[in-house]
Source information: The RNA shown here (transfer RNA) has 75 nucleotides and comes from an Anaerolineaceae bacterium.
RNA sequence: GGGGGCGUGGUGUAGUUGGUCUAACAUGCGGCCCUGUCAAGGCCGAGAUCGCGGGUUCAAGUCCCGUCGUCCCCG
Numbered sequence: 001g002g003g004g005g006c007g008u009g010g011u012g013u014a015g016u017u018g019g020u021c022u023a024a025c026a027u028g029c030g031g032c033c034c035u036g037u038c039a040a041g042g043c044c045g046a047g048a049u050c051g052c053g054g055g056u057u058c059a060a061g062u063c064c065c066g067u068c069g070u071c072c073c074c075g
Stems, first nucleotide, its partner, number of pairs: 001074007010027004019058001029045005051067005
């Protein structure tokens, strides 16, 4: 230098035929219930506008372009 994969709450992931309405699950975090206490369990809540910027579309996490980070392959 060329090619490819990945980048979504604190953490690990799902979401891939673009659709309705809210970005879902687990764990972690906060509150409450339960218990003599703790753990476990139950209920509720906060937390990501999807790496960043642009484009296409009535509509984009999902398609296209650029860019950054990371990993792999080729030279």
Record summary: The coordinates come from a structure-prediction model, not an experiment, and the mean pLDDT is 80. The source organism's lineage runs through Bacteria, Bacillati, Chloroflexota, Anaerolineae and Anaerolineaceae. Rfam family: tRNA. Rfam describes the family as follows. Transfer RNA (tRNA) molecules are approximately 80 nucleotides in length.